The RNA shown here (FMN riboswitch aptamer (RFN element)) has 137 nucleotides and comes from a Bacilli bacterium. The coordinates come from a structure-prediction model, not an experiment, and the mean pLDDT is 81. Of the family's consensus pairs, 96% are formed in the model. Rfam family: FMN riboswitch aptamer (RFN element). Gene Ontology term of the family: FMN binding. On this family, see Vitreschak et al., Nucleic Acids Res 2002: "Regulation of riboflavin biosynthesis and transport genes in bacteria by transcriptional and translational attenuation". Rfam's curators write: The RFN element is a highly conserved domain that is found frequently in the 5'-untranslated regions of prokaryotic mRNAs that encode for flavin mononucleotide (FMN) biosynthesis and transport proteins. The organism belongs to Bacilli, within Bacteria.
[in-house]
RNA sequence: AAGAUCCUUCAGGGCAGGGUGCGAUAAUGAUCUAUUCCCGACCGGUGGUGACGCUAAAGCGAAGUCCACGAGCCGAUAAGGCAUGAUCUGGUGAAAGUCCAGUACCGACGGUAUAGUCCGGAUGAAAGAAGGAAUGC
Numbered sequence: 001a002a003g004a005u006c007c008u009u010c011a012g013g014g015c016a017g018g019g020u021g022c023g024a025u026a027a028u029g030a031u032c033u034a035u036u037c038c039c040g041a042c043c044g045g046u047g048g049u050g051a052c053g054c055u056a057a058a059g060c061g062a063a064g065u066c067c068a069c070g071a072g073c074c075g076a077u078a079a080g081g082c083a084u085g086a087u088c089u090g091g092u093g094a095a096a097g098u099c100c101a102g103u104a105c106c107g108a109c110g111g112u113a114u115a116g117u118c119c120g121g122a123u124g125a126a127a128g129a130a131g132g133a134a135u136g137c
Stems, first nucleotide, its partner, number of pairs: 003135001005133006017039003023032003041117002043107002045069004052061003064105002072082003088102004109120003
């Protein structure tokens, strides 16, 4: 130095605008009412890879849908299931799953007018990141 151990801190974003009206008030004039429905808007955790970008270099940044991972939930707390889902087309090129252009799609559970975006478990937990301690040679 590597490796294993312990401690501390940090560690998720998002309905603009419009329509309808379950229902409520009211009492025949109507008014209110969905971030859930419809049109539309918006968002993208962590590690890896990466033909791109920046840099004198060291290095830094770069994928929701390519690889790997993350709390939690249902169930008899068993089997099993959900979370674990989702991309194609064209271009360039020796090569594209990552670049450029276009197009599409995805998003646990409980509450509530049917929710990726509101409220709740959660001032929680955690993939992991940074710093430190001691060990070790």